[in-house]
RNA sequence: CAACCAACCUAGAUGAUCGCACCACUUGGUGGUGAGGAAAGUCCGGGCUCCAAAGGGCAAGGAUGCUGGGUAACGCCCAGUGAGGGUGACCUCAAGGAAAGUGCCACAGAGAACAAACCGCCUGUUAUACAGGUAAGGGUGAAAAGGUGCGGUAAGAGCGCACCAGCGUUUGGGUGACCAAACGGCUUGGUAAACCCCAUCCGGAGCAAGACCGAAUAGGAGAGAAACGAGGUGGCCCGCCUUACUCUCGGGUUAGGUCGCUAGAGCUGCUAGGUAACUAGCAGUCAAGACAGAUGAUCAUCGCCCCAAAAGGGUACAGAACCCGGCUUACAGGGUUGGUUGUCAA
Numbered sequence: 001c002a003a004c005c006a007a008c009c010u011a012g013a014u015g016a017u018c019g020c021a022c023c024a025c026u027u028g029g030u031g032g033u034g035a036g037g038a039a040a041g042u043c044c045g046g047g048c049u050c051c052a053a054a055g056g057g058c059a060a061g062g063a064u065g066c067u068g069g070g071u072a073a074c075g076c077c078c079a080g081u082g083a084g085g086g087u088g089a090c091c092u093c094a095a096g097g098a099a100a101g102u103g104c105c106a107c108a109g110a111g112a113a114c115a116a117a118c119c120g121c122c123u124g125u126u127a128u129a130c131a132g133g134u135a136a137g138g139g140u141g142a143a144a145a146g147g148u149g150c151g152g153u154a155a156g157a158g159c160g161c162a163c164c165a166g167c168g169u170u171u172g173g174g175u176g177a178c179c180a181a182a183c184g185g186c187u188u189g190g191u192a193a194a195c196c197c198c199a200u201c202c203g204g205a206g207c208a209a210g211a212c213c214g215a216a217u218a219g220g221a222g223a224g225a226a227a228c229g230a231g232g233u234g235g236c237c238c239g240c241c242u243u244a245c246u247c248u249c250g251g252g253u254u255a256g257g258u259c260g261c262u263a264g265a266g267c268u269g270c271u272a273g274g275u276a277a278c279u280a281g282c283a284g285u286c287a288a289g290a291c292a293g294a295u296g297a298u299c300a301u302c303g304c305c306c307c308a309a310a311a312g313g314g315u316a317c318a319g320a321a322c323c324c325g326g327c328u329u330a331c332a333g334g335g336u337u338g339g340u341u342g343u344c345a346a
Base pairs, nucleotide, nucleotide: 001342002341003340004339005338006337007336008335009334010333012302013301014300015299016298017297018296020034021033022032023031024030025029036317040328041327043326044325045324046323047322048206049205050204051203055238056237057236058235061202062201063200064199065198066080067079068078069077070076081095082093083092084091085090096197097196101195102194103191104190105189118138119137120134121133122132123131124130146164147163148162149161150160151159165187167184168183169182170181171180172179173178210259211258212257213256220249221248222247223246224245229243230242231241232240233239266285267284268283269282270281271280272279273278303315304314305313306312
């Protein structure tokens, strides 16, 4: 200097004039505050509200899936193990079970799992037919009875040996996933983001939840019946609660107002512990609560980017609606820190 990897910051500033919403007060004024890193998607987990004054069990359904931590919790985060990609810094993983069962592996090929002899090699024999042996070589295929090499054999084969992979046993290390070593028979396709099995977890509905005030109406009509009834609790059972006539039809309201609605698993800083995620303590601080929906408009100067410079142009993605912790997606431009590789120079 170039290319790359990981983490993070910013997303415009100032002034003037006018305007909007909320809060407070000394009230027709004064002061303060006013849309994000994703507010987005509605994908997870909760807080909160109701069912409900509290339950138990079963089934169905769904989710997660290596180990250990963190958290209110999670399908999230951190650290590690294993596998894969990359020269590397680093990145990715839907990472339990195929010996419980079922299914699938097209075509090609002799044969695709209760899986094999097409060509070839060897022997009977001089050739052919035929018979026997073989699975080293060739062919087909995504995948073919561990791989490479040497010996051996009629020709071959873990048949034997060396190294490696797998599997089993033992020992050592580690909380654990797992790793290492020694010994050994020589060796038992793949696929579960196929059905399934195993382990763990999960009540339901949701702020249009719900609470209060206020307003209005028809104490109506018909049928059945005497209770072990009816209704509610997502399905079923037990239990519990409400109601004392039940069911059907019909009528009124559902227009309006207040709360829920923002002081929190909050934010900032420091200290201590921890590899980290994070935890604890101390100090400080209060940052929108709208409701057909405020958070704005105009002017001027500047910042940043394009351009050799100027003129000129551009200044992203996008807007709260009960709140919080995550994940995913979108994003013009600018900046910071650390690391890897290459080239050049000293």